Context: one part of a larger RNA
Molecule: small-subunit ribosomal RNA, 5' domain
Organism: uncultured prokaryote
RNA sequence: AUUGAACGCUGGCGGUAUGCUUAACACAUGCAAGUCGAACGGUAACAGGAGAGAGCUUGCUCUCUUGCUGACGAGUGGCGGACGGGGGAGUAACGCGUAAGAAUCUGCCUAGUAGUGGGGGACAACUACCGGAAACGGUAGCUAAUAAUACCGCAUACGCCCUACGGGGGAAAGUGGGGGACCUUCGGGCCUCACGCUAUUAGAUGAGCUUGCGUUAGAUUAGCUAGUUGGUGAGGUAAUGGCUCACCAAGGCGACGAUCUAUAGCUGGUUUGAGAGAACGAUCAGCCACACUGGGACUGAGACACGGCCCAGACUCCUACGGGAGGCAGCAGUGGGGAAUAUUGGACAAUGGGCGCAAGCCUGAUCCAGCAAUACCGCGUGUGUGAAGAAGGCCCUAGGGUUGUAAAGCACUUUCAGCAGUGAAGAAAUGCUUAAGGUUAAUAACCUUGAGUCUUGACGUUAACUGCACAAGAAGCACCGGCUAACUCCGUGCCAGCAGCCGCGGUAAUACGGGGGGUGCAAGCGUUAAUC
Repeated sequence: AUUGAACGCUGGCGGUAUGCUUAACACAUGCAAGUCGAACGGUAACAGGAGAGAGCUUGCUCUCUUGCUGACGAGUGGCGGACGGGGGAGUAACGCGUAAGAAUCUGCCUAGUAGUGGGGGACAACUACCGGAAACGGUAGCUAAUAAUACCGCAUACGCCCUACGGGGGAAAGUGGGGGACCUUCGGGCCUCACGCUAUUAGAUGAGCUUGCGUUAGAUUAGCUAGUUGGUGAGGUAAUGGCUCACCAAGGCGACGAUCUAUAGCUGGUUUGAGAGAACGAUCAGCCACACUGGGACUGAGACACGGCCCAGACUCCUACGGGAGGCAGCAGUGGGGAAUAUUGGACAAUGGGCGCAAGCCUGAUCCAGCAAUACCGCGUGUGUGAAGAAGGCCCUAGGGUUGUAAAGCACUUUCAGCAGUGAAGAAAUGCUUAAGGUUAAUAACCUUGAGUCUUGACGUUAACUGCACAAGAAGCACCGGCUAACUCCGUGCCAGCAGCCGCGGUAAUACGGGGGGUGCAAGCGUUAAUC
C1' cells in the first nucleotide's frame, strides 16, 4: 500500500460497486422454456351469434342443439428446449495463450440459379372394452368414421452425387390476404402478393481437426511403452489420423527430466513495486470441462444434452408390497459446515433471447427495489461573537495553573434528515389514418419511406426544483516509556496485569488499573488474518 475479509467498540445521510473464499454437502415450497389455430383433425373450458323449448315481470332468465365466430384444454405437426443462467469437481492437457495450417460440416440469415406436377397407405386425438393402488398401459374400431407443412412411392432434374465415361441415382407442401374478366360439382379453380417448401452455388456466422512456441513443484520418482512406433490394405467419421481392425516391420519417448507423485481450471487481468519482479486469477469479459456418482446412445444443423431418454449405484419419497417417483454447481429459500456472506420481493417499462405474418405470449437472462459502514467517493453533526477568564473537574510550591472562547449569553444560517407541493429523462417502436414509390391486370392487398395521431414506466412517494419549521435529529475509536505524535495524580506492590520488538511491575510505575489532560484518525477507529 492492498483485501469478496472477519472480530471488538461505535454509528447521521447519499451515490457507485460488491456480498458462501468453508460442504461439487443434503434439500421442503414456489418460479427459472416455451410458442405457433396464418401446418392439422377438432371443441374440454370461457365469451358471442344462430336455432328449438320452458318460465314469464314482453324482454329478460333458464335448458338443449350447433365449431358459425372470438378463442382454445388435451392431441398430431413445426421451430426452440445445444442459447441464456450456474458453480470450478476433474484436467499439467493442443486444456489455455499466441502464431500458423488443411482433409471438413454449418439450422436460422444474405445474394444468385432452377423448381414447387401427380398419387397412396397410416397413426394419435376420439369411441368401446380391459389391466393397474398409482405411475401408466393393452386390445378392437373389417360388416361405423380420421386430418395435415406428419409418412411413403411415381414423374421431372439447370445445377448436384456416383462412374469402368457406356451410363446410373436422387426433391418438394402447402397456408393466409386481395381480386376484374372466364370456368365451376358453388367447396373452389384461375390471377396476384406475402410467408413457406425442394435442389444447388457463393457468402456470413458458428463449430470440429492439425502444428510451432509458452504454460506449477518433487530425482528422497530413472527408466517408460504392446495399438505401443511406423508401413500396406480395409472399415469408420462431416473430415485427417492406430480412430478401429487384419497382416508386416521393431520401433517410439527419456537428465534439454520421460514415467510416476503432489498441487492446480487457463487467459485478458488484479494487488504490490521506481522498475525488474513477486503473489493472486472474487466481481466483469474470452475459452475449457462439469450437471447426484459411473456408463451409454437416441433425436437433431448442432448434444453424447443442468430443469431429455436408457442402464447400474448411493440417497430421499409414495405404495394396496406387485411396483413407481426424484436430482437447486438456475432465482429466492431451508438444514448443515463455518470467523463469515443478503429477499421464499417487483416488472417485462428498457436491452436482449425463443416462437409467431402480426397482435402478442414466455423469459428468477435482464432492469429495478430490499438487506449489510463490506469497499470507495461525497456531505453533515453548525457559523460569528463572547473573559465575570463563571461554575464544576483535575493539578498545585496554596500564590495560582489548566480544562478554556470551550460553555452560558447575544447575533445569524438551514446543507442533509423531516413535512408539503411542482416535476424531467430513461419511450424508440408497435398500432391506426394518410402521401409518395415499388409490385400487380388492378385504384384492391402487400412492402419501403415520410407525415399526422392514439397510447405504452417495474423503478416511483424517482432525480431535480420550490416552500415550511427548528440549532433544532446526528461522534466515536485507538494511543500517550523508546521506536512514535502525545504527561500528570491516585490505586496496586514481581501481585493484579501489559507487551509488535526492546522490555515494564518487588512502596513515589509518564509502561499495570482509574481520573484529569493531551496526540492521531474520524462515521469510523482499532485488532486479527493474508499478499507485495